[in-house]
Molecule: RNase P RNA; transfer RNA
Organism: Paracoccaceae bacterium
RNA sequence: GCGGAUGGCUGGAUGGCUGCGGCAGUGAUGUCGAGGAAAGUCCGGACUCCAAAAAGCACGGUGCCGGGUAACGCCCGGCGGGGGUAACCCUAGGGAAAGCGCCACAGAGAACAGACUACCUUGGUCGCACCUAUGGUGCGCAUCCGUCAAAGCCAGGGAAAAGGUGAAACGGUGGGGUAAGAGCCCACCGCGCAAGCGGCAACGUAAGCGGCACGGCAAGCCCCACCGGGAGCAAUGCCAAAUAGGGACCUCGCGUCGCAAGACGGGGAUGCUUGAACCCCAGACGGUCCGGGUUGGCAGCUAGAGGGUGUCUGGUAACAGGCAUCCCAGAUGAAUGGUCAUCCAUCCGGGGCAACCCGGAGGACAGAAUCCGGCUUAUAGGCCAUCCGCGCGC
RNA sequence: GGGCCGGUAGCUCAGUUGGUAGAGCAACUGACUUUUAAUCAGUAGGUCUCGGGUUCGGAUCCCGACCGGCUCACCA
Numbered sequence: 001g002c003g004g005a006u007g008g009c010u011g012g013a014u015g016g017c018u019g020c021g022g023c024a025g026u027g028a029u030g031u032c033g034a035g036g037a038a039a040g041u042c043c044g045g046a047c048u049c050c051a052a053a054a055a056g057c058a059c060g061g062u063g064c065c066g067g068g069u070a071a072c073g074c075c076c077g078g079c080g081g082g083g084g085u086a087a088c089c090c091u092a093g094g095g096a097a098a099g100c101g102c103c104a105c106a107g108a109g110a111a112c113a114g115a116c117u118a119c120c121u122u123g124g125u126c127g128c129a130c131c132u133a134u135g136g137u138g139c140g141c142a143u144c145c146g147u148c149a150a151a152g153c154c155a156g157g158g159a160a161a162a163g164g165u166g167a168a169a170c171g172g173u174g175g176g177g178u179a180a181g182a183g184c185c186c187a188c189c190g191c192g193c194a195a196g197c198g199g200c201a202a203c204g205u206a207a208g209c210g211g212c213a214c215g216g217c218a219a220g221c222c223c224c225a226c227c228g229g230g231a232g233c234a235a236u237g238c239c240a241a242a243u244a245g246g247g248a249c250c251u252c253g254c255g256u257c258g259c260a261a262g263a264c265g266g267g268g269a270u271g272c273u274u275g276a277a278c279c280c281c282a283g284a285c286g287g288u289c290c291g292g293g294u295u296g297g298c299a300g301c302u303a304g305a306g307g308g309u310g311u312c313u314g315g316u317a318a319c320a321g322g323c324a325u326c327c328c329a330g331a332u333g334a335a336u337g338g339u340c341a342u343c344c345a346u347c348c349g350g351g352g353c354a355a356c357c358c359g360g361a362g363g364a365c366a367g368a369a370u371c372c373g374g375c376u377u378a379u380a381g382g383c384c385a386u387c388c389g390c391g392c393g394c
Numbered sequence: 395g396g397g398c399c400g401g402u403a404g405c406u407c408a409g410u411u412g413g414u415a416g417a418g419c420a421a422c423u424g425a426c427u428u429u430u431a432a433u434c435a436g437u438a439g440g441u442c443u444c445g446g447g448u449u450c451g452g453a454u455c456c457c458g459a460c461c462g463g464c465u466c467a468c469c470a
Stems, first nucleotide, its partner, number of pairs: 001390010012343007020033005035365001039376002042374005047232004054274004059228005064078005079093001080091004094223002099221002101217003116163002119158007126140006171189006190212001191210003196205003236299004246290005252283001255264003265281004306327009344363001346361006395469002397464005404419004413450001421437005443459005
């Protein structure tokens, strides 16, 4: 210098004028007022209600190991596998020797597989040639050469090497062996099991043993381990207002003792079953449906597993803890805006060898709605740090 | 604000133990008819919303994104 990898930051600044919302104040006025994603609503919690939110079943989720955390499907560190020369990146990565299911087409054969073809062999039969000729031997258009296909026909046996199919064909190479072959045998490689050793663990390494078995799919059912009750701030509580305190159907059913409190009995469970406590019991009870009115206010509500900066301690890190200091939207048809000036990044035009000067343009994605921790997605431009490869110079 | 559904031909929809994507209407061509309609015969038309993953193989299974709907008759 060129190319690349990773992590992080920023997201215009200052001032004037003029608005908008909250709070304080009689008032003048003062003070505070969007984000890294406020977004998607994909996970996890806090909080509230549902008859304990308790046990079991069902259902759903997660899935290498260790750690962090309020919790997580998130984060950190490590392991295994894959990619890259490297920095580094990707990885839903438990179990297929518990069971079921699937593996289309092609191919001979697709799951404790199979035998198509010029493989080997036995018998019969047809043909050709030869001979020592009622038979025998060799061969298969039959002597030799050659060949894309075809190597006579029929029946039986052996074998799995070669050809070819496929995503996948039940180890590979070489040698021995055989009628032809084959882990049938041997050497090396691969594979499986594995004492011991190292590590908290995942796992790594490996003496030795085994001729080789155990195909793939669980983001198919399933098995194993762990986690999860449901609904959501339009939750929920209170006040006010309004109204015909409504109608239809279904269910329970007017209990016993006691002066009373209460007990017995009956009823009430949000996937299903059990279910202490609790609530209700004769009523204008409970459930479902239909119709009407009000659609106002307060609480929940924003100071919290809070955040920023600096520093110290523990830890490789995520993170945890201590100290100091600063900061804090809470609206509800819903505020956080507009304009002007100067400056800054950047771009365009002109001038200049250049530094630079003049004029103009000009800042992305977006925007709180109960609150937090994550993930994912959108994002103009700019900046910083660390590392790798190649080339050149010293 | 919260919650729940859907996306396949021009339109309306099917598509299951994952294996060549279909139906009706519409369109086009031909026949019938003087002509049109209807009818009959035939033809074409698909990045299965997009991206990534699992798998030999994805409309289908998994993850993410985009678009649309539930117009107060999903929830006060």